A computed fold for a 100-nucleotide RNA from Anoxynatronum buryatiense, annotated as Glycine riboswitch aptamer.
The source organism's lineage runs through Bacteria, Bacillota, Clostridia, Clostridiaceae and Anoxynatronum.
The sequence is in RNAcentral, with records from Rfam.
[in-house]
């Protein structure tokens, strides 16, 4: 199934923070302060699933440990990032695809 969910490309719509300072051959590149979080990544509690252990036994239940999974617009602030430009999670659209 008159195509969910998912993926890729186009188009539309997207926030926050210094056009900071200083060396410098004023370029490239490096140092010094401030900030921001929405490419990426880092961290994370209750409570739920599982194995394993224990105490008990016919068997659960309880209790422990270890694993997921709770989990992102949270959280650090590594990475990026602070005029405009790009970039931008994410929404919404078209087309391709994928096929419950």
């Nucleotide at each position: 199934a008159u195509g969910a969910c998912g993926u890729a490309u186009g188009c539309g719509g997207g926030a926050g923070a210094g056009a900071g300072u200083c060396c410098g051959u004023u370029c490239a590149g490096g140092g010094c302060c401030g900030c921001c979080g929405a490419a990426g990544g880092u961290a994370a509690a209750a409570g739920c699933u599982a194995a394993c252990u224990u105490c008990a036994u016919a068997a659960a239940a309880g209790a422990g440990u270890u694993a997921g999974u709770g989990a992102a617009u949270u959280u650090c602030u590594c990475a990026g990032g602070c005029a405009a430009a790009a970039g931008g999670a994410c929404c919404g659209u078209a087309u391709a695809u994928c096929g419950a």